RNA sequence: CUCUUAUUAAGAGCAGGUGGAGGGACUAGCCCGAUGAAACCCGGCAACCAUUCAGCUAAUGUUUUAGCUGAAAACGGUGCUAAUUCUUGCAGUCUAUUUAUAGACUGAGAGAUAAGAG
Numbered sequence: 001c002u003c004u005u006a007u008u009a010a011g012a013g014c015a016g017g018u019g020g021a022g023g024g025a026c027u028a029g030c031c032c033g034a035u036g037a038a039a040c041c042c043g044g045c046a047a048c049c050a051u052u053c054a055g056c057u058a059a060u061g062u063u064u065u066a067g068c069u070g071a072a073a074a075c076g077g078u079g080c081u082a083a084u085u086c087u088u089g090c091a092g093u094c095u096a097u098u099u100a101u102a103g104a105c106u107g108a109g110a111g112a113u114a115a116g117a118g
Stems, first nucleotide, its partner, number of pairs: 001118008013042001016041003022032003026089001028087002043081003048077002051072009085110001090107008
């Protein structure tokens, strides 16, 4: 970097420290920001992987292994910590009217994170 699977409406600093102007992936919007952005440290949130326990199923063949479900646990590997992934970008359905826009909904796409494969 590519592919597969799962999740993406919950949660987490409204006077922490350093830092100094930018940030919210991209487009168009709309926002956040010197009553201090990014980044780093600290704090916090969360059970994706790993871990422990219980139940069920299958194999093995007497003890283990695998899968599924549930619980515990933040010591380990990651992640997250404004706004639904802030909305939107493609397709479809419905509603309203100034007939081209607006609104609602569904699906896809894109993005993000985890685990696995190349």